[in-house]
RNA sequence: ACAUGUUCUCAGGGCGGGGUGAAAGUCCCCACCGGCGGUGAUGGUACCUUUCGCUUACGAAAGCGGCCUAAGCCCGCGAGCGCUCAAGGGGUUUAUCUUCUUGAGGUCAGCAGAUUCGGUGAGAAACCGAAGCCGACGGUGAUAGUCCGGAUGAAAGAGAACGGCA
Numbered sequence: 001a002c003a004u005g006u007u008c009u010c011a012g013g014g015c016g017g018g019g020u021g022a023a024a025g026u027c028c029c030c031a032c033c034g035g036c037g038g039u040g041a042u043g044g045u046a047c048c049u050u051u052c053g054c055u056u057a058c059g060a061a062a063g064c065g066g067c068c069u070a071a072g073c074c075c076g077c078g079a080g081c082g083c084u085c086a087a088g089g090g091g092u093u094u095a096u097c098u099u100c101u102u103g104a105g106g107u108c109a110g111c112a113g114a115u116u117c118g119g120u121g122a123g124a125a126a127c128c129g130a131a132g133c134c135g136a137c138g139g140u141g142a143u144a145g146u147c148c149g150g151a152u153g154a155a156a157g158a159g160a161a162c163g164g165c166a
């Protein structure tokens, strides 16, 4: 310093108050939360460059230099569900069909997501201010981003050790 490999570790937050009601952390009012990678005009800097002071030791300023760092709603990814295929079980006399379970598939565009306005500025999707908006599936005495469950799971990825190219 790094192409690639092996192993291991890690890898999600949040209902507090009030109302209605027989019943609600599920409805209504207020509240609270924001996975991973990228981008990036915030911020930081002991590095680099330039200029100045000054003189060789430093100091200061600037930089659409480097590095670290800043997005739920800018780009992409992940889990879940769905979809397709396969195997098995149930319903059915059998088949079709249907239903359940398991496995595989992301060149499956499906559910599936959500941002505007004002300010600053050369430039804002990212900064500042304001106002908005979004959030799998199953369960539930009542409709869930916040409760319970699959999940002591899986995983985008992050890190370490070892090995190793040059």
Base pairs, nucleotide, nucleotide: 005162006161007160008159009158010157016030017029018028019027031146032145033135034134035077036076037075038074043068044067045066047065048063049062050061051060052059053058072133073132080111081110082108083105084104085103086102087101088100089099090098091097115131116130117129118128119127137149138148139147
Molecule: FMN riboswitch aptamer (RFN element)
Organism: Vreelandella populi